[in-house]
RNA sequence: GGGCGCGUGGUCUAUCGGUAUGACGUCGCCUUCACACGGCGGAGGUAGUCGGUUCAAUUCCGGCCGCGCCCA
Numbered sequence: 001g002g003g004c005g006c007g008u009g010g011u012c013u014a015u016c017g018g019u020a021u022g023a024c025g026u027c028g029c030c031u032u033c034a035c036a037c038g039g040c041g042g043a044g045g046u047a048g049u050c051g052g053u054u055c056a057a058u059u060c061c062g063g064c065c066g067c068g069c070c071c072a
Base pairs, nucleotide, nucleotide: 001071002070003069004068005067006066007065010024011023012022018055026042027041028040029039030038048064049063050062051061052060
């Protein structure tokens, strides 16, 4: 330098055109003498970034950034 893939709450992850799902973690309450386990409830992301297409985009297209793999 060239090719390909990936980028969603603290972590992992679903969704692949119609106002983002679940798990773990975290916070509160219940339970216990207390802790753990368990039960109930809450907060937390507008989806790397910019632009385009569309009535509407996390989802399609392009640039850039980051990470990984391959080739030179």